The part of an RNA shown here (small-subunit ribosomal RNA, 5' domain) has 540 nucleotides and comes from a metagenome. Rfam family: Bacterial small subunit ribosomal RNA. Gene Ontology terms of the family: ribosome and structural constituent of ribosome.
Context: one part of a larger RNA
Parts: sequence; C1' cells; structure tokens
RNA sequence: GAAUGAACGCUGGCGGCGUGCUUAACACAUGCAAGUCGAGCGCGAAAGUGACUUCGGUCAUGAGUAGAGCGGCGAACGGGUGAGUAACACGUGGAUAACCUACCCUGGAGUGGGGGAUAACCUGGGGAAACUCGGGCUAAUACCGCAUACGACCGCGGGAUCUCGGUCCUGCGAGGAAAGACGACCUCUGCACGCAAGUUGUCGCUCCUGGAGGGGUCCGCGUCUGAUUAGCUUGUUGGCGGGGUAAUGGCCCACCAAGGCGACGAUCAGUAGCCGGCCUGAGAGGGCGAUCGGCCACACUGGAACUGAGACACGGUCCAGACUCCUACGGGAGGCAGCAGUGGGGAAUUUUGGACAAUGGGCGAAAGCCUGAUCCAGCAACGCCGCGUGGAGGACGAAGGCCUUCGGGUCGUAAACUCCUGUCAGGUGGGACGAAACGGUGGCGGGUAUUAUCCGCCUCCACUGACGGUACCAUCAGAGGAAGCCCCGGCUAACUCCGUGCCAGCAGCCGCGGUAAUACGGAGGGGGCGAGCGUUAUUC
Repeated sequence: GAAUGAACGCUGGCGGCGUGCUUAACACAUGCAAGUCGAGCGCGAAAGUGACUUCGGUCAUGAGUAGAGCGGCGAACGGGUGAGUAACACGUGGAUAACCUACCCUGGAGUGGGGGAUAACCUGGGGAAACUCGGGCUAAUACCGCAUACGACCGCGGGAUCUCGGUCCUGCGAGGAAAGACGACCUCUGCACGCAAGUUGUCGCUCCUGGAGGGGUCCGCGUCUGAUUAGCUUGUUGGCGGGGUAAUGGCCCACCAAGGCGACGAUCAGUAGCCGGCCUGAGAGGGCGAUCGGCCACACUGGAACUGAGACACGGUCCAGACUCCUACGGGAGGCAGCAGUGGGGAAUUUUGGACAAUGGGCGAAAGCCUGAUCCAGCAACGCCGCGUGGAGGACGAAGGCCUUCGGGUCGUAAACUCCUGUCAGGUGGGACGAAACGGUGGCGGGUAUUAUCCGCCUCCACUGACGGUACCAUCAGAGGAAGCCCCGGCUAACUCCGUGCCAGCAGCCGCGGUAAUACGGAGGGGGCGAGCGUUAUUC
C1' cells in the first nucleotide's frame, strides 16, 4: 500500500446492489417449513335454513360437502451445518466384459379369467394419557392363485465374433405378468328400446429393447505439520471353495500358505471438510476456502435395520445413553446444524414480516392445493458504487478569534449582502415493466365409422402483482433539513501561542516531558480523507 463475513471510538443526509453467529455441532418456549390425488376405493357428518309436529321429534336442504380411513405418488428433492474425516473424502484423467436406475422419451408385445381378506364403520373390553386388544360387516388401480409369453431370466446345447460375466444367430426344457378409471358413440356384437359386456378416445397397468438424466464400484496422479513418533500388521497379505451384494473384492466365513507396509517416512500424534475460486503480488509464490456453484459428511450422542427405484433416512421406525417435559407413579412425550424467534457464550452478526404475482419443485387429467425453496419487504454505513450538504458575484479586506517586531499579519471571498439554481429529502397529482400462460368463444387441421373428449395452429374475450400507489413522470415551495474524523518532531503532507515542569501524559520505530516542549493538554492556524475518519485484529 492492498484486503476483511470484521469489531471498537467519534460522527452520520439520501439512493442502488450485495452481505450479516467467524464464538457454544450449547440448550431451546411458540408459530410455520411436505404434501397431494374423489378421474383408484368403500364410508360419511354438523351448524344453519325450510316444512311438519303428539313438542319427544321427523323430513328436505346443507351434501355425497366437511372429515377421517384403505390405496397411489412424493416425502432420498429442495433447505441447514462443517462436528467428524489426512481418506479414492476431494480435484483431475480413466475403467466397469463387475453394476443399478422410479418418473421421462423411442420402439415391440400384451392387458384373459378367478379368489380370499382387511381398515374405515358397528359393537365389547383395558388405560390417567399415549394408545391398545377382541367380535361382526364391506370396497378397490390393496392382496393372492390360474391362463397366456415376442423378447428378457435360468439350465442343457450348437455356431459366429470377441477385450473376464460382452454382442449376434439358433435348438430344447423349466419357471415367471397385468388394473382399471374417465369421456363419447350406436358402425359391428348382445339385450333387440338406448344401454353396455360392444366400438372408440385419453390417462393408466404388465413384460421387454434402446436412450436421456442420475447414481454405485475400481484405478493412475495430486492433496498440511511433527522423527523430541521407527518400526507397524493376524482377517493381517495371498490362494481354493462358499456366503452376501445391483455389482468386483477378506466385504464375510471355512481351509491352506506366511505373508503385507516402512527413511521415496509406514505406524503414531496434531491440525483440517475438498474444489471452482477469493485476497495479495510485476510475476513466481504466499495466505484463505464467508456469500454463489460442484462434491462429501452429519442431523441430541452411539448403534441397527425396515420400507422403497433410490435411505441405513434432519422435520420415519427400533434399541441404548444424557437432557427436558407430562403422569392417576403403572407409564408416556420430545430433538431448530429448516425460517423467524429465546436464553447462553461472545468484541460481534437482523424480523417470532408479506406473497405464492414470477422462477422452480411435489401431487393431480385439469381446475387447483402445498411450498420459511424462492421472490420481496424490515433492521445494520457491514461492504462497494453513485449523489447531495448549494452556484456566481462580493472589501486594500466588517465584527470577532489568534499571532505580532505593535507597523501589521492571518482566519478570508470566508461571512454579511446581491443575483440565481432546484439534485436529494418534503408536499400534491398521475403511475408502470415484471403477465405470459392456464381458462372460455369461434375457425382450421389431425384423429374417429360419425360425434364428442383429445392433440396442434390462429383470432377474439375475460381473469391473475406480494413487492406497491413502489420505481418513474409532472408540479409546488424554498438555500431552506444534511460534516465530520484523524493528524501536524523525523520517517510523513502540515507551526505558532498558552498551560504543565521526568509531573500529568504521549508513543508504530527512533524517542518526547526535569521552566521558553513545533513530540504532553488547550487554542488559533495548517495538512489528509470525507458520510465517513481513526484504532485494534488478521493476510499478502
């Protein structure tokens, strides 16, 4: 000099864009942060209103609504944190003939016919509660057989090719699938009506091929400090066989062998998430890893599996532990390192805000619902950038302060005064972009036997904004509301007076102060920067 997620002191007008617990991965009150689908399924209220009434009630509507339940998909994403980890964790480049992949896309084939349950509900019991146990009824795109099987899997073969378990062609055997829902129609079929078991469209369902995107595993190289850590290792190193996995492998097991690593630093100890990047520097390098993006790890602490395409699962389950809470003492409940917020720690870090309008995500055919992701607003000079606090004129130069050699000098065109301007802030009025979709009418085309649903295009119509009456524009008034901080001995830019008298004090280094201190304190003057200026800490 540059820099910072900064803090502290003094000061503080406005705006834009960013950033904001670096410490206790300390403990957490309260609210919200993951739901959705009635076009999968069976149930199914109440208030209110109306009518009737024997005044007890009944019926209709509310309404197949609210609601819970079964079922499907999601909840493994998104969001947080950096504790652990010196490791194939990360970065980079490869391998997978050793692998998986729900939803999505492409292509092929199919979607036939049956069965038994169970929640909800009714009923009985236990419990303070959390909840739980029996009996009875019922549905499904829930569950289970049967049939069928192009291809896929498995076994036995043959052939071609080849880079271990790969690809292609082919024979036999065995075993393995499925689910319907909604809309429309009467050409075919059935009843012989306009309906569905028929036809058709859309969404699904099952099996398989390929893809896209995502992931698993393995390998080369790179990746901090300490030798005042020199030896480490028994599933250890390798083999055969098996188990397990989506998959290779001591991953696990039985047996066999005795290996494997290490001064090119094993082991041990300390420290640490890694990277894109950020800071500095001419560069080489050094330091750092906040925000944003990628990967990893974790979710009160430790362990475990279940479900599932995917988890060993932050707002799931089980066990153990610590802590907190409820209890009828028998037993239960909880997990903010999600967004706000509280206590605590600390030099120090914000609102218990608004909206799903946009972008994105989940579910849904859609309308839509949910979304503390996100978009916004609030607080903080925490940072960067921009603007303002007025402009021009105005004296041989007011008053006043300070200094003085008493002549004067200086503050100083500074002020007053005159003439202007109108940024920002203030008042008044107007007032956005971000919005296009979705939806509806009409038309055309595709599709269909036809119509409709449906798909594509065009025209027209209506609706949708948290921010926000914000940005912006116009206008009104009036210099009016808006300057401080540090320094002045040398380094280093800027000097005098007074006070003090090795005192009080200053200080980054050298050093100042003991009676004329440009170094302490004050004043005048000056220098620097400026809504900031200094100090401290840290890095280069």